The prediction has a mean pLDDT of 81. The RNA shown here (transfer RNA) has 84 nucleotides and comes from Anderseniella sp. Rfam family: tRNA. Rfam links the family to the GO term triplet codon-amino acid adaptor activity. The family's RNA type in Rfam is transfer RNA.
[in-house]
RNA sequence: GCCCCUGUGGCGGAACUGGUAGACGCGAUAGACUCAAAAUCUGUUGUCCGUGAGGGCGUGCCGGUUCGAGUCCGGCUGGGGGCA
Numbered sequence: 001g002c003c004c005c006u007g008u009g010g011c012g013g014a015a016c017u018g019g020u021a022g023a024c025g026c027g028a029u030a031g032a033c034u035c036a037a038a039a040u041c042u043g044u045u046g047u048c049c050g051u052g053a054g055g056g057c058g059u060g061c062c063g064g065u066u067c068g069a070g071u072c073c074g075g076c077u078g079g080g081g082g083c084a
Stems, first nucleotide, its partner, number of pairs: 001083007010026003019067001027045006046057004060076005
């Protein structure tokens, strides 16, 4: 230099053929149980605005296509692999 794969909450990892994200698990946290703890069970767990009901934004970054993009296209960039 060229080619292939890949980047989603704190972490792992889903999301079908583009149909309106974060299932499930781990961790964290609050509670129950306990003399206390462990284990177990239950609730909560992206961010911003709002007293609240609720609303906006968010899939590495910047653009594009589309009524609609995590998914398709282009550029850039991080990681892994192959060739030279």